[in-house]
RNA sequence: UUCUUAUCCAGAGAAACCGAGGGACAGGCCCUAUGACGUUUCGGCAGCGGGUUCGCUUUUUGCGGACACUGUGCUAAUUCCUGCAAAUGCGCUUUUGCGUGUUUGGAAGAUGAGAA
Numbered sequence: 001u002u003c004u005u006a007u008c009c010a011g012a013g014a015a016a017c018c019g020a021g022g023g024a025c026a027g028g029c030c031c032u033a034u035g036a037c038g039u040u041u042c043g044g045c046a047g048c049g050g051g052u053u054c055g056c057u058u059u060u061u062g063c064g065g066a067c068a069c070u071g072u073g074c075u076a077a078u079u080c081c082u083g084c085a086a087a088u089g090c091g092c093u094u095u096u097g098c099g100u101g102u103u104u105g106g107a108a109g110a111u112g113a114g115a116a
Stems, first nucleotide, its partner, number of pairs: 001116008013042005021031003025083004043075003047072004051067006079108001084105009
């Protein structure tokens, strides 16, 4: 980097340095000199894998809970919202179309695990 698979409406910030952008992309909207983004330190959260342990299961397998020990991850806003398709409500126009809301599915993205 690519592929497969699971999850994404919950949760969790202070300090130091730096100095103008950042929120993946586009539109919207938002954060930001009351210092964002980034880096470091110290905390915190508990999603996934491992570990320990408890319960269910006749055993195995499996299922569920607890612990923050370990590898990662995360710590503004639902993945900030939308993007493509379908169904449907409302408004305008009334052939059709346009705008907007809701629901479902998808795409894209992020993270874990496995594989190449």

This is a predicted structure of a 116-nucleotide RNA (SAM riboswitch aptamer (S box leader)) from Planomicrobium sp. CPCC 101110. NCBI's taxonomy places the organism under Bacteria, Bacillati, Bacilli, Caryophanales, Planomicrobium. The model forms 97% of the base pairs in the Rfam consensus. Its mean pLDDT, the model's own confidence on a scale to 100, is 81. It was read from a public genome assembly, where an Rfam model found it.